[in-house]
RNA sequence: GCAGGCAUGGUGUAAUGGUAACACUUGUGCUUCCCAAGCAUACGACGCGGGUUCGAUUCCCGUUGCCUGCU
Numbered sequence: 001g002c003a004g005g006c007a008u009g010g011u012g013u014a015a016u017g018g019u020a021a022c023a024c025u026u027g028u029g030c031u032u033c034c035c036a037a038g039c040a041u042a043c044g045a046c047g048c049g050g051g052u053u054c055g056a057u058u059c060c061c062g063u064u065g066c067c068u069g070c071u
Base pairs, nucleotide, nucleotide: 001070002069003068004067005066006065007064010024011023012022013021018054026042027041028040029039030038047063048062049061050060051059
């Protein structure tokens, strides 16, 4: 330099055009003499900028970061 892949709560992963889900973590409550564990509940996210569409995390273009291959 060229090509391909990935980017989603604090962390690890789903969803692939139609209200973004689950687990852990965190807060609160219950339980307990206290702690831990357990149960209930709450908060929290689609890398960024455009385009297509009634509607975009999803499709297209560009860009940033990371990974892989080729040279």
Molecule: transfer RNA
Organism: Youxingia wuxianensis